[in-house]
Molecule: Bacterial small signal recognition particle RNA
Organism: Anaerolineae bacterium
């Protein structure tokens, strides 16, 4: 120097990390405008009863918050990771081949 090949580079896809949104757990969560139960009071009754119900308590909604989650879904200056295309001008590299 030729010739064939990887690498870098571009790219699709699995994997995994990472971020965010949900779902799921869990917790908190309504003066009245939720729901149960409803002291006391209230009303209705002649009574026996019987009605609506404030405060309390429980339970939820909508919504909070979580250092749980082995759901789903999205993204990416996201990985000495896997499998395929593409690219090779320039580098870095293996093989072979002339040729000083």
């Nucleotide at each position: 120097g030729g010739c064939c090949g990887g690498g870098c580079c571009c790219u699709g896809c699995g994997c995994g990390g990472c971020a965010g949104a949900u779902g799921c757990c869990g917790u908190c969560g309504a003066a009245c405008c939720u729901g149960g139960u409803c002291a006391g009071g209230u009303c209705c009754g002649a009574g026996a009863g019987g009605a609506a119900g404030c405060a309390g308590c429980c339970a939820u909604a909508a919504g909070g918050c979580g250092a749980g989650u082995u759901g789903u879904c999205u993204g990416g200056g996201u990985g000495c990771c896997g499998c395929g295309g593409g690219c090779u001008a320039a580098c870095c590299u293996g093989g072979u081949c002339c040729u000083c």